[in-house]
Context: one part of a larger RNA
Molecule: small-subunit ribosomal RNA, central domain
Organism: uncultured bacterium
RNA sequence: UUGGGCGUAAAGAGCUCGUAGGCGGUUUGUCGCGUCGGCCGUGAAAACUUGGGGCUUAACUCCAAGCUUGCGGUCGAUACGGGCAGACUUGGGUUCGGCAGGGGAGACUGGAAUUCCUGGUGUAGCGGUGAAAUGCGCAGAUAUCAGGAGGAACACCGGUGGCGAAGGCGGGUCUCUGGGCCGAUACUGACGCUGAGGAGCGAAAGCGUGGGGAGCGAACAGGAUUAGAUACCCUGGUAGUCCACGCCGUAAACGGUGGGUGCUAGGUGUGGGGGGCUUCCACGCCCUCUGUGCCGCAGCUAACGCAUUAAGCACCCCGCCUGGGGAGUACGGCCGCAAGGCUAAAACUC
Repeated sequence: UUGGGCGUAAAGAGCUCGUAGGCGGUUUGUCGCGUCGGCCGUGAAAACUUGGGGCUUAACUCCAAGCUUGCGGUCGAUACGGGCAGACUUGGGUUCGGCAGGGGAGACUGGAAUUCCUGGUGUAGCGGUGAAAUGCGCAGAUAUCAGGAGGAACACCGGUGGCGAAGGCGGGUCUCUGGGCCGAUACUGACGCUGAGGAGCGAAAGCGUGGGGAGCGAACAGGAUUAGAUACCCUGGUAGUCCACGCCGUAAACGGUGGGUGCUAGGUGUGGGGGGCUUCCACGCCCUCUGUGCCGCAGCUAACGCAUUAAGCACCCCGCCUGGGGAGUACGGCCGCAAGGCUAAAACUC
């Protein structure tokens, strides 16, 4: 390379949008580009293959045919793919009527708790641990009551429950705003799927500037433990954690499972919607669409397990893998303020 693969063995990009490209619903006509067939020309010779001939054989050599997988011309076929023209409604989109939601952004606001400050009561301890000590406390702590300040997070509800593409999102109110689901089928008429490059979003930590700083708390200091203890435990505590703006662009960014479409037994729970039956209503039962779990058949799988939310059966598009170490490193390039990120080898070795 041909292949074979990617939940756990190597392998799905963190996620989305989208350019080129690839792929693409039903139907009519037309062209005849792909595709298929006939004929003609060309496809040098030698070589090669087959058949035959010549040197006593063979090598060698001669003749004929094939081969030369192709290209060009011409005549024809039109199912499929394609171009052009037209039509359609199932895919997609729009509209109308409803619905649920911690989806996003901004502003305002509430109570509990911790800490601190002030004052009252009150007195000798408090705190902490396996046990202690460092620490705090007669300059009045801890405890308790009242008042005040400030920051951060939102108990219960809360749920294999909801929303979001992912990261993620949870006190309350208002404003702005994205998406989804259900029903109706009025409109559009293939407008679709995927997506190399590219762009945007992207936890935590970290970085820049300016604020903020209650609690927690890398670093650091002290006390313990220990043979030691640069730890685990304790007392403190700076950056940080919070806000605004700008960077960084990573993760066990995990369902370790790319996206789309169709098909393939069921059972049971739960969120959202619609319909039917029943009913005074609440409830209950059935059907259905959509999400989210569990169990399970066929099938798949090395097994574990997956199983209409597939890892089953198929098709389309992208990404990725190809023994371990060296190494996600070096060099180069691009990006970044830096930290570093992305791309990505080889020698050598087993």